Predicted 3D model of a 133-nucleotide RNA (SAM riboswitch aptamer (S box leader)). It matches the Rfam family "SAM riboswitch aptamer (S box leader)". Gene Ontology term of the family: regulation of gene expression. Its mean pLDDT, the model's own confidence on a scale to 100, is 80.
[in-house]
RNA sequence: AUCUUAUCAAGAGCAGGUGGAGGGACUGGCCCGAUGAAACCCGGCAACCGGCGUGUAAACGCACGGUGCUAAUUCUUGCGGAAGCUAUGCAGGGGAAGAAGAUAUCCCGGCAUCGUUCUCUGGCAGAUGAGAG
Numbered sequence: 001a002u003c004u005u006a007u008c009a010a011g012a013g014c015a016g017g018u019g020g021a022g023g024g025a026c027u028g029g030c031c032c033g034a035u036g037a038a039a040c041c042c043g044g045c046a047a048c049c050g051g052c053g054u055g056u057a058a059a060c061g062c063a064c065g066g067u068g069c070u071a072a073u074u075c076u077u078g079c080g081g082a083a084g085c086u087a088u089g090c091a092g093g094g095g096a097a098g099a100a101g102a103u104a105u106c107c108c109g110g111c112a113u114c115g116u117u118c119u120c121u122g123g124c125a126g127a128u129g130a131g132a133g
Base pairs, nucleotide, nucleotide: 002132003131004130005129006128007127008126013042016041017040018039022032023031024030026078028076029075043070044069045068048066049065050064051062052061053060054059074125079122080121081120082119083117084116085115087113088112089111090110092108093107094106
């Protein structure tokens, strides 16, 4: 590298230090950034694994060790489904100017197709832990 599995709506310096221009994985968006990006140190958050404590157990607590995280939901989107909306087509119903008949504009709901998304949902991808190898 790869595979399995759990989690991804909360939380963490609105002026800590060094550093200097980039960053938010990728695509398209949209953002953050010299009122200072990445990275490193410090601080903090959480509690996945180990440890310790309580407990018959389930579980709970501490946060000592190993990670992790510390703008925006994993910032959003990428493939599909639902639902809504728009357009077109089909068949039907209603009303109607008019002397009368017919037809169109108009209104109503139905079916099909295309498109779309302020919504919901499954997946893909990604991140992190633990395990496998």